[in-house]
Context: one part of a larger RNA
RNA sequence: AAGUAACGAUAAAGGGAGUGAAAAACUCCCUCGCCGAAAACCCAAGGUUUCCUGCGCAACGUUAAUCGACGCAGGGUUAGUCGGUACCUAAGGCGAGGCCGAAAGGCGUAGUCGAUGGAAAACAGGUUAAUAUUCCUGUACCAAGCAUUGCUGCGAUGGGGUGACGGAGAAGGCUAAAUCAGCUGGCGGUUGGUAGUGCUAGUUUAAGCAUGUAGGCAUGACUCUUAGGCAAAUCCGGGAGUCUUUAUGCUGAGGUGUGACGACGAGGAGUAAUUCUUUGAAUGAAACGAAGUGAUCGAUGCCCUGCUUCCAAGAAAAACCUCUAAGCUUCAGGCAAUGUGUGGCCGUACCGUAAACCGACACAGGUGGGUGGGAUGAGAAUUCUAAGGCGCUU
Numbered sequence: 001a002a003g004u005a006a007c008g009a010u011a012a013a014g015g016g017a018g019u020g021a022a023a024a025a026c027u028c029c030c031u032c033g034c035c036g037a038a039a040a041c042c043c044a045a046g047g048u049u050u051c052c053u054g055c056g057c058a059a060c061g062u063u064a065a066u067c068g069a070c071g072c073a074g075g076g077u078u079a080g081u082c083g084g085u086a087c088c089u090a091a092g093g094c095g096a097g098g099c100c101g102a103a104a105g106g107c108g109u110a111g112u113c114g115a116u117g118g119a120a121a122a123c124a125g126g127u128u129a130a131u132a133u134u135c136c137u138g139u140a141c142c143a144a145g146c147a148u149u150g151c152u153g154c155g156a157u158g159g160g161g162u163g164a165c166g167g168a169g170a171a172g173g174c175u176a177a178a179u180c181a182g183c184u185g186g187c188g189g190u191u192g193g194u195a196g197u198g199c200u201a202g203u204u205u206a207a208g209c210a211u212g213u214a215g216g217c218a219u220g221a222c223u224c225u226u227a228g229g230c231a232a233a234u235c236c237g238g239g240a241g242u243c244u245u246u247a248u249g250c251u252g253a254g255g256u257g258u259g260a261c262g263a264c265g266a267g268g269a270g271u272a273a274u275u276c277u278u279u280g281a282a283u284g285a286a287a288c289g290a291a292g293u294g295a296u297c298g299a300u301g302c303c304c305u306g307c308u309u310c311c312a313a314g315a316a317a318a319a320c321c322u323c324u325a326a327g328c329u330u331c332a333g334g335c336a337a338u339g340u341g342u343g344g345c346c347g348u349a350c351c352g353u354a355a356a357c358c359g360a361c362a363c364a365g366g367u368g369g370g371u372g373g374g375a376u377g378a379g380a381a382u383u384c385u386a387a388g389g390c391g392c393u394u
Base pairs, nucleotide, nucleotide: 013031014030015029016028017027018026032391033390034389035388040371041370042369043368046351047350050349051075052074053073054072055071056070060068061067080141081140082347083346084345085344087118088117092113093112094111098107099106100105122139123138124137125136126135142343143342145340146339147338148337149336150335151334152333153328154327158323159322160321161320166310167309168308169307172303173302174301178296179295180294181293182203183202184201185200186199187198204263205262208258209257210256211255215251216250217249218248220243221242222241223240224239225238226237228236229235264292267288273283274282275281276280311314357366358365373385374384375383
């Protein structure tokens, strides 16, 4: 220079009360404003205690601070079913032997790793200051083991099936959600109107089990035979015959019943009770418990990994089902029912379009997926708004 520029989105504040040494900024209440395909909610990545409570204000916070993602102390993450692992493989990595190379090393078979994919099973309500599909209550389900009973050809690292998949388009059937009516509870005071066709709050309930519908797909059953499936096969494939021509089988949302004589539910009630600085303030239950129906509209969700169509022809392996080989065949093993106990380890707090991640910062930048109400509208546009969240630290 200079107490100058600046104090980081022009979404916005005002009043009252409280605390305190001190309040524009902290807490509570009222009003106002902003977002609302987000500036709301739930996950993944990443962060790693930032979460909650008490105490504190040197420093950090572009100002103050009684406040804080700051300091100190204490507390907090509960799983057979959610995710990972104990299973499987993809790209790719490593790689016994092996091949190559002067060496270092390179490539690569068997194999072994490797999810962003495949693969068993849980929902509703309640609860904490802080966790919950994890705790509690109620109702379920799965896997392998063991025991009993009954029946019985079992047996794999091998064979076969399945798993098992592209783009585009169209229609139908549903449900979620929403809206309206009905129903239940409450309201009506000093205002221009209103006791009526008024206002207002609520009207919620899962998985599982039973049924097997709208629809979709396949001809099916039996007998004989057989150069294929590296051996075998009763399995798959090929061939022949008989019966059946839509019977049968598979799949399949939703609905209905049950689950539920339960839970939730306005109210009860900001009441009882407790605490304190006791005209009052703060915290804050329980018993009991109303209605809980229908119609319209209707998805980008489900049936649908379906159907139609097109050419560029759209993962693998395991789990699962089945077949036999060696072998075992009074055993062992397999199937079914019932009963019984078991289900380890790791993650789980909190932020997550952000003040907690990546950007040196509490930085107008960047950051994958899901949900995404109402009015307007073709619409996830636009504008206004609900739930919810904020007014962007001078």
The part of an RNA shown here (large-subunit ribosomal RNA, domain III) has 394 nucleotides and comes from a Pseudomonadota bacterium.
The full RNA is in RNAcentral, with records from ENA.